[in-house]
About this RNA: Predicted 3D model of a 90-nucleotide RNA (c-di-GMP-I riboswitch aptamer) from a Nitriliruptoraceae bacterium. It matches the Rfam family "c-di-GMP-I riboswitch aptamer". Rfam describes the family as follows. GEMM was predicted in a large-scale screen for bacterial structured RNA regulatory elements.

RNA sequence: CCCCGAGAACGGCACCUCGCUCGAAAGGGCGAUCCGCAAAGCCCCGGGCCUACCGCCGUCCACGACGGCCACGGCAGCCGAGCUACCGAA
Repeated sequence: CCCCGAGAACGGCACCUCGCUCGAAAGGGCGAUCCGCAAAGCCCCGGGCCUACCGCCGUCCACGACGGCCACGGCAGCCGAGCUACCGAA
């Protein structure tokens, strides 16, 4: 230094739920909480998943309603790739 990860230390993050808030939604932010996490730190590049305001197409009882398609929106706590990092027993 790399692999590795201990009923180790100092610490870190925070599922669900609740409150407030942003958003059309998915989802995000803050606080409480604490299911879990050794990269549950960063990054949508590949795959996957979620959503569909706008747009396109269609139907109808047509200034509208409903249905279908679409990521330009999201998820890094789904997997892989990439980048970075604390500690040190076996």